[in-house]
Molecule: transfer RNA
Organism: Candidatus Methanomethylophilaceae archaeon
RNA sequence: UGGGGCAUGGUGCAACGGCAGCAUGGCGGUCUCCAAAACCGUCGAUGGGAGUUCGAAUCUCUCGGCCCCAG
Numbered sequence: 001u002g003g004g005g006c007a008u009g010g011u012g013c014a015a016c017g018g019c020a021g022c023a024u025g026g027c028g029g030u031c032u033c034c035a036a037a038a039c040c041g042u043c044g045a046u047g048g049g050a051g052u053u054c055g056a057a058u059c060u061c062u063c064g065g066c067c068c069c070a071g
Stems, first nucleotide, its partner, number of pairs: 001070006010024004018054001025043006047063005
């Protein structure tokens, strides 16, 4: 430098172009003599920018990051 791939809560993962969910975790509560477990409630995410579209995590372009291949 060229080609290919990946990215979503703190962590591990889902999501035919149509309300971003699940598990775990954090916080609060119920229960308990206390704690754990269990149960209830709650918090928290689409790498940055632009475009297409009525509508973008999803499609396109670009920038940056990581991985693989070639030189």